RNA sequence: CGAGAGGGCUCGAGAGACGCGGGCCGUUGGUUCCCAACGGCUUGAGGAAAGUCCGGACUCCGCAGGGCAGGCCACUGGGGAAAUCCCAGCGGGGGAAACCUCGGGAAAGUGCAACAGAGAGCAGACCGCCGAUGGCCCGUUCGCGGGCACAGGCAAGGGUGAAACGGUGGUGUAAGAGACCACCAGCGGUCCGGGCGACCGGCCGGCUCGGCAAACCCUGGCCGGAGCAAGGCCAAAUAGGAAGGCGCUCGAGGGCGGCCCGUCCGAUGCCUUCGGGUAGGCUGCGUAGUUGGAUGUCUCUCCGCGACAGAAUCCGGCUUACAGGCCCUCUCGUGCU
Numbered sequence: 001c002g003a004g005a006g007g008g009c010u011c012g013a014g015a016g017a018c019g020c021g022g023g024c025c026g027u028u029g030g031u032u033c034c035c036a037a038c039g040g041c042u043u044g045a046g047g048a049a050a051g052u053c054c055g056g057a058c059u060c061c062g063c064a065g066g067g068c069a070g071g072c073c074a075c076u077g078g079g080g081a082a083a084u085c086c087c088a089g090c091g092g093g094g095g096a097a098a099c100c101u102c103g104g105g106a107a108a109g110u111g112c113a114a115c116a117g118a119g120a121g122c123a124g125a126c127c128g129c130c131g132a133u134g135g136c137c138c139g140u141u142c143g144c145g146g147g148c149a150c151a152g153g154c155a156a157g158g159g160u161g162a163a164a165c166g167g168u169g170g171u172g173u174a175a176g177a178g179a180c181c182a183c184c185a186g187c188g189g190u191c192c193g194g195g196c197g198a199c200c201g202g203c204c205g206g207c208u209c210g211g212c213a214a215a216c217c218c219u220g221g222c223c224g225g226a227g228c229a230a231g232g233c234c235a236a237a238u239a240g241g242a243a244g245g246c247g248c249u250c251g252a253g254g255g256c257g258g259c260c261c262g263u264c265c266g267a268u269g270c271c272u273u274c275g276g277g278u279a280g281g282c283u284g285c286g287u288a289g290u291u292g293g294a295u296g297u298c299u300c301u302c303c304g305c306g307a308c309a310g311a312a313u314c315c316g317g318c319u320u321a322c323a324g325g326c327c328c329u330c331u332c333g334u335g336c337u
Base pairs, nucleotide, nucleotide: 001333002332003331004330005329006328007327008326009325010324012302013301014300015299016298017297018296020044021043022042023041024040025039026038027037028036029035030034046308050319051318053317054316055315056314057313058227059226060225061224070223071222072221073220074219075089076088077087078086079085090103091102092101093100094099104218105217109216110215111212112211126158127157128154129153130152133151134150135148136147137146138145139144166184167183168182169181170180171179185208187205188204189203191202192201193200194199231283232282233281234280241274242273243272244271245270246269253265254264255263256262303306
């Protein structure tokens, strides 16, 4: 210098003008522990505020105990209130490496696999190989030799597919095949050694067993339900409830613009109080804290010309979106010293 890997920080900067929400102070006014107007000071979105996926705090309801259903989780050790969280490790897969990615069980059962292909689950023979044995034909010195590819044998090679019933090499054979052997992978072992452990190394054994559980399912662990529109407090009008009082033709009460007279209506009535609940308000609610839901707009200068995006109970995580800038560590390559 080039190509890459892991991690952290930042999210235009400066100035001015006009606004908005919260808090404090002051002045003025009012119905004066409160409210309003004005002025001053101060403060006002994010790394994801998002998705609402996981866990919790908080709140209300429920709860003797147990179960079903449902949901979530799943290698090992540690951290953490807990978690689909974090750190370190183990194993499989990928990469030349830094590093990335995945994680109970497919040998309990049910199921799924389009298209292609002969055959897709204890499968299959299209091309192909062989034709030892049997068959047919030719030759024969009668020992056999040659040919055909009919029966039949095989699954090495080709071909299809995401996947074809262990891989490579050899022995073997008519051709072949775990048929046999070596190594590798996988499986099993009451074996030996190491590690807290996942697991690793060795030895022995038999000789091969497909994939998907983010399909149902099985095993183990955890979970009572609902959620800030939770919940708490204050509390109109109308209707209904309870208690008390008055009244029912000897008239409570009401209408006729205020009063009297008059007149009309009038008994399932009228009045008072209480309690529940609704509208509404306060709280819950936070050093941003709205509910009429604030955080904005404009101008100038500079630069690399600015992405994704806007709180709504709070917190810990994860995931997703994202233009650019800065920094640290590491890997590989090339050149120079």
Molecule: Bacterial RNase P class A
Organism: Bipolaricaulia bacterium (SeqCode)